[in-house]
Order: sequence, then structure tokens, then C1' cells
RNA sequence: CCGUGCUGGGCGGGGGGUUCGGGGUCCCCUGUAUCGGAAACCCUCGACACGCCGGGCCGAUCACCCGUCUGCGGCCGCCGAAGGACCGGGUAGCCCCCGGCAAGCAGCGUUGAUGGUCGGGUCCUGCGCGACCCGGAGCCGUGAACCCGGUCAGGCCCGGAAGGGAGCAGCCGUAAGCGGUGUACCGGGAGUGCCGCAGGAGCACCCGGCCGGAGCCGGCUACCGGGCAAGCACCGGCUUUUUGGCGGUCCAGGACGGGGUGCACGG
Repeated sequence: CCGUGCUGGGCGGGGGGUUCGGGGUCCCCUGUAUCGGAAACCCUCGACACGCCGGGCCGAUCACCCGUCUGCGGCCGCCGAAGGACCGGGUAGCCCCCGGCAAGCAGCGUUGAUGGUCGGGUCCUGCGCGACCCGGAGCCGUGAACCCGGUCAGGCCCGGAAGGGAGCAGCCGUAAGCGGUGUACCGGGAGUGCCGCAGGAGCACCCGGCCGGAGCCGGCUACCGGGCAAGCACCGGCUUUUUGGCGGUCCAGGACGGGGUGCACGG
């Protein structure tokens, strides 16, 4: 140096979390790395702890160890920023309410403002008129088996006869009643009227006439005074999320350098 058979060992690692502590199940990173099973009121261990149970493969190197640099990602601390939830506060900024002012805007005003004066209306009382409603008169229709009227065929009664009488049906009419009409006539009524007349009240509003000749108003903004304390803002606190900087810590993966590598048999 080669071959065969073994053995140590290997067949991923790391951060967080959990734990008295190690490893695992869990979450995340790295990135490709044997199969099956159990594991949170958990599994397995004790600083020689870097898992447990059962298989398979590789096997002393393509593997392992050490150092430097780089570095995914995580964790901790300090300082800061932003957002959210919550608690509290007040000689109370906004909001909201009341009052004032009249600077600006808007609106009204020489087609005449505020004001003054006169008249009228809205209001009240009385009278009238109209409309409406109710009732009545009036008018029209209907309306009686007999106990309403007229006329009464037939029949009936009286009479010797002439003649006379009562009278049903029918026809005509009418009473009460019923129905219609009821503007024009009478009476009554009331949530009745752009109605008329007379009187009153009153200055609040509206309309108009006259005088006079430039303001009026207070809707919005600004300002002033007072009030309120629910919300927003502000102040203080507490908590949470995101994010920036600095420091610390662990570190997968990568790059470079260094180091060592067992036993047996045969050639």
C1' cells in the first nucleotide's frame, strides 16, 4: 500500500419555549439529511445528563475534531419614535348652550330703511244676509172586503100597481197612514262664511296713505362675557403592538487554515 472481517462512530445542525438542569415531543431558522412507534395533568435522563423503544444501511473515511473570518435567524438589556386599548385630571383649547357687539360676508333698503302719524285687517260684542243641516207647511203619488162618501148593474125588501127603500161587487172620490218632492214659504240649529252694518278693544303682527331721507337685520365668520364637562384635543398614568438606534449573547450554513485517525487475519 491492497483485500477480508470487526469495533468506536455516523445516517443533520441551531435558536426560542419548557425544565432545578440536559435531550425530545411544540414553534422558528438553516436546507436535504435512514425506516417505524410513544410523548404536555408529557417522554427519557442527571453536569460522564446532547434523548427512549424496535428494525435497516455505511463503516475507519467521501467521516470526525480545532482555530480564524463571514453569516440566516433567535434571545436579552438600554434609549427613542409611532399606533391601539384602558384609567384618571381640569382657573378647559375645540365641540355644544345662553347673552352681547356690529368689523367682514350674506339678506332687505332711494322702485324709499329705522322712526313718526293716520286708516284698514287679524281680535271681541250686537244685528242682518247668505250657504249648510233638521223639522214643518205646500205640492205629487199611493191609500178602506164590511164598520168612509157618491153612483149603485144584478139580486133583496115594501106595495095590487104606479112607485119607493136599504145596499154588495164594480167604477169614481176621499181620511188617517205611507212614499216622493220640499230652491222659492214658516220654525229651529251650529267646529257655518275671503259676506254686510254698527260699536268696541288694542298697538302684537300684516297691508296701505302721508311726513322724512339712510339705514335696517343679526343667518354665517371674527371678537367679548357667562355656562357645560359626554366626545375630540391636551396633561398624567398604565398596558399592548409595530418600528429605529446602540450594546450584549447564542448561532444554522459558507470560506480559509491546521491536526489526529483503532483491532484481527491474509498478500

A computed fold for a 267-nucleotide RNA from an Actinomycetota bacterium, annotated as Bacterial large signal recognition particle RNA. It matches the Rfam family "Bacterial large signal recognition particle RNA". From the family's description: The signal recognition particle (SRP) is a universally conserved ribonucleoprotein involved in the co-translational targeting of proteins to membranes. By type it is a non-coding RNA gene. Rfam links the family to the GO terms signal recognition particle, plasma membrane targeting and SRP-dependent cotranslational protein targeting to membrane, signal sequence recognition. The gene name in the source record is ffs. Model confidence (mean pLDDT): 81 of 100. NCBI's taxonomy places the organism under Bacteria, Bacillati, Actinomycetota.